[in-house]
RNA sequence: AAUUGAGAAAAGCAAACCACUCGAAAGGGUGGGGCGCAAAGCCACUCGCCUAAGUUGCCUUGAAAAAGGGAAUAUGGCAGGAGGGUUGCCUCA
Numbered sequence: 001a002a003u004u005g006a007g008a009a010a011a012g013c014a015a016a017c018c019a020c021u022c023g024a025a026a027g028g029g030u031g032g033g034g035c036g037c038a039a040a041g042c043c044a045c046u047c048g049c050c051u052a053a054g055u056u057g058c059c060u061u062g063a064a065a066a067a068g069g070g071a072a073u074a075u076g077g078c079a080g081g082a083g084g085g086u087u088g089c090c091u092c093a
Stems, first nucleotide, its partner, number of pairs: 005090001012037002017032006035080001041086003045083003048078003054073003058069004
C1' cells in the first nucleotide's frame, strides 16, 4: 500500500417508541431513547417501495354553481430495501 473485517481498541451512527416542530400525506428536523450498523457517511443514477397536494378520467347527488366518492399519476419522499457512484477512521491475521 492492497486486501480483510477480529467476541480487539479508539472514535462514531441511531430502529421502535415518546415530546416538540415542519409537511396535504409519505416523510423530515431537534431532544430523549437504543433495535441494530464496518460505511446505518454523502449522492435519487438504475430497480424497488411509500405517499397523492396538484392534475386528468370515472361514478353519485344537483336545474346550475358546486359537493362527495373512487381510479391513475411525482414534480414529493425512503441512502436503515438492493445495486451503482464517491469520500473516510481503526485494523489481529
Molecule: c-di-GMP-I riboswitch aptamer
Organism: Desulfobacteraceae bacterium